[in-house]
RNA sequence: CGAGUAAAUCGGAUAGCCGCGGGCUGUAAAGCCUGAGGAAAGUCGGAGCUCCAUAGGGCAAGGUGCUGGGUAACGCCCAGUGAGGGCAACCUCAAGGAUAGUGCCACAGAAAUAAACCGCCGGAUCUUCCGGUAAGGGUGGAACGGUGAGGUAAGAGCUCACCAGCGGUCAGGUGACUGGCCGGCUAGGUAAACCCCACCUGGAGCCAGACCAAAUAGGGGAGCAUUGAAGUGGCCCGCUUCGCUUCCGGGUAGGUCGCUUGAGGUACCAGGCAACUGGUAUCCCAGAUAGAUGGCUAUCGAUAACAGAACUCCGCUUAUAGAUUUACUCGCAAG
Numbered sequence: 001c002g003a004g005u006a007a008a009u010c011g012g013a014u015a016g017c018c019g020c021g022g023g024c025u026g027u028a029a030a031g032c033c034u035g036a037g038g039a040a041a042g043u044c045g046g047a048g049c050u051c052c053a054u055a056g057g058g059c060a061a062g063g064u065g066c067u068g069g070g071u072a073a074c075g076c077c078c079a080g081u082g083a084g085g086g087c088a089a090c091c092u093c094a095a096g097g098a099u100a101g102u103g104c105c106a107c108a109g110a111a112a113u114a115a116a117c118c119g120c121c122g123g124a125u126c127u128u129c130c131g132g133u134a135a136g137g138g139u140g141g142a143a144c145g146g147u148g149a150g151g152u153a154a155g156a157g158c159u160c161a162c163c164a165g166c167g168g169u170c171a172g173g174u175g176a177c178u179g180g181c182c183g184g185c186u187a188g189g190u191a192a193a194c195c196c197c198a199c200c201u202g203g204a205g206c207c208a209g210a211c212c213a214a215a216u217a218g219g220g221g222a223g224c225a226u227u228g229a230a231g232u233g234g235c236c237c238g239c240u241u242c243g244c245u246u247c248c249g250g251g252u253a254g255g256u257c258g259c260u261u262g263a264g265g266u267a268c269c270a271g272g273c274a275a276c277u278g279g280u281a282u283c284c285c286a287g288a289u290a291g292a293u294g295g296c297u298a299u300c301g302a303u304a305a306c307a308g309a310a311c312u313c314c315g316c317u318u319a320u321a322g323a324u325u326u327a328c329u330c331g332c333a334a335g
Base pairs, nucleotide, nucleotide: 001331002330003329004328005327006326007325008324009323010322012300013299014298015297016296017295018294020035021034022033023032024031025030037306041317042316044315045314046313047312048311049205050204051203052202061201062200063199064198065197066080067079068078069077070076081095082093083092084091085090096196097195101194102193103190104189105188117137118136119133120132121131122130123129124128145163146162147161148160149159150158164186166183167182168181169180170179171178172177209257210256211255212254219248220247221246222245223244224243228242229241230240231239232238264283265282266281267280268279269278270277271276
C1' cells in the first nucleotide's frame, strides 16, 4: 500500500430571535428550567403492573432441546464442546434419544434389513437342479464396515496391520467431551414421522384498571293526602299504576389517577476469561389526550441517511446517505 475479519462511535455544529408541550416561582404581567431515537419501527420472545379465572395433584395440548454460567425472565446474552466452511483473522448451527416400541424408505433392483439376479466354487439323476460364497458385476441416494496382506474348493473379520464405528476401562475436565489401553468384529437411514426423556407454560391487556361525578331520562326505599285519582266486569279488603316530598344507588358527558424515580443513567473501586454482579459518589433525563418537539437569521459545513415517543423495562429482528476509530489476518513492495 492492497484485500479482508471482528467490534465501537457520531450521524449536522455554534449563537440569537419568534413559536408550541410540561414543570417551578409569581395576585398578575412575566421570568427560569426542560422537551425524541439508535432504532422511538416490526409488535417477534420474555417480564413488571392491572383485571378475570384458580384447593391440590394428574392427563391432554403447546413450547424449548450439546455443556456450564448470566439474568426478574426469555426462544436472549457470555464462555466452552462437537460438526461444517474459510490459506487465515474468523464465521455458521432444528446440535437430546434410532440398543423402549411402531411406521416409512418412491423408481430401479433378486433383495431396503438380517439379501443369491449374474458371476465364482463344490456336487448331482448335468439344455437343469442342490449346496457354499457378499471378493467381482449390475440396480440404487443408501446393499449388512474401508484399504492391504495372509488364508481358502471358492470366499468371508476367518486371521493380522492401519483407519472408521460400538462397548468396557484408566486418566484429564464441574460438564458437553477429549486422550490412552483392551475387547468382540459391526448394529443402514429417517425423530423438520408417531413416539420416549428432561424442563417450561392459566387468559386478556394501559381502549388494562381505580376514583370523583353533572344535566336529562330510568331504578329502589320511606313518607304524605278528607287514606287523593284510575284499574281490578257491581261493592269491601288487598294489589297495581299515577301525583307530591325526601333519601339511596348504578351508568353516560366531563374530570383526576394509572403516567414516568426506574430490574434507571454516569464515574470510580472490587469480583469474574466474559455475559454480568456488588459497593460508594453523583444526576433527574418528554409525559401529551386532538395530541408539543417547529420556523427564521448569521458563521462553518454541505444539499445529512433511516426515521419520530403515547404504561414501562430487558432482548431480538429489520431500515440507515455519509464520516471516524480500534484490534487482528493474508498478500506485495521498500528499509
Bacterial RNase P class A from a Candidatus Saccharimonadota bacterium, 335 nucleotides, folded computationally. It matches the Rfam family "Bacterial RNase P class A". From the family's description: Ribonuclease P (RNase P) is a ubiquitous endoribonuclease, found in archaea, bacteria and eukarya as well as chloroplasts and mitochondria. NCBI's taxonomy places the organism under Bacteria, Bacteria candidate phyla, Candidatus Saccharimonadota. The sequence is in RNAcentral, with records from ENA. A source record names the gene rnpB.